[in-house]
A computed fold for a 73-nucleotide RNA from a Gemmataceae bacterium, annotated as transfer RNA. NCBI's taxonomy places the organism under Bacteria, Planctomycetota, Planctomycetia, Gemmatales, Gemmataceae. The prediction has a mean pLDDT of 81. Its Rfam family is "tRNA". About the family: Transfer RNA (tRNA) molecules are approximately 80 nucleotides in length. Rfam classes the family as a transfer RNA. Rfam links the family to the GO term triplet codon-amino acid adaptor activity. The RNAcentral record of the sequence draws on ENA.
RNA sequence: GCUGGUGUAGCUCAACAGGCAGAGCCCCCGUCUCUUAAACGGGUGGUUGUGGGUUCAAUUCCCACCGCCGGCA
Numbered sequence: 001g002c003u004g005g006u007g008u009a010g011c012u013c014a015a016c017a018g019g020c021a022g023a024g025c026c027c028c029c030g031u032c033u034c035u036u037a038a039a040c041g042g043g044u045g046g047u048u049g050u051g052g053g054u055u056c057a058a059u060u061c062c063c064a065c066c067g068c069c070g071g072c073a
C1' cells in the first nucleotide's frame, strides 16, 4: 500500500429482509440470616466510535475518517 472483519450500558454480548435499544455480570435497595455469603424480588445506567448521505423513520443501508483484530504484498 491492497483487502476482510469489528466498534451498542462499567465488562461480555444480543437486537435477522430499516419500525419504541435489551440480556447476563457488576453496582444500589429490599426479603431471608445472629452476621456475612448464597438464593429470591426490584431498581439505576446508552448523544449505538466520529462526521455526512438515503429515508416518513437508521444500531441496521451508503460514503469518508478514527480505533482494534486478521490476510496479502
Base pairs, nucleotide, nucleotide: 001072002071003070004069005068006067007066010025011024012023013022019056027043028042029041030040031039049065050064051063052062053061